[in-house]
Molecule: transfer RNA
Organism: Bacteroidales bacterium UBA7258
């Protein structure tokens, strides 16, 4: 130097051909227990790795740029 891949809540991870962001796990409250753990319900929590362009709309398309992890040289 070139190709390919990944990048979404605090972690691991979905999100089918563009159409209003989700689970588990962990936090937070309530209630049950004399109290932990546990069990249930409710809830907070996100500029989708930045930036631009396309579109009536982008996590999702296309462009550059970071960073990982791969592969030729």
């Nucleotide at each position: 130097g070139g190709g390919g891949u990944a990048u979404u809540a605090g972690c691991u991870c979905a999100g089918c051909u563009g159409g209003u962001a989700g689970a588990g796990c962990g936090c937070u409250u309530g209630c049950a227990u004399g109290g932990c753990a546990u069990g249930c319900a409710a809830g907070a929590g996100g500029u989708c790795a930045g930036g631009a362009g396309u579109u009536c709309g982008a996590a999702u398309c296309u462009c550059c740029u970071a960073u990982g992890c791969u592969c030729c040289a």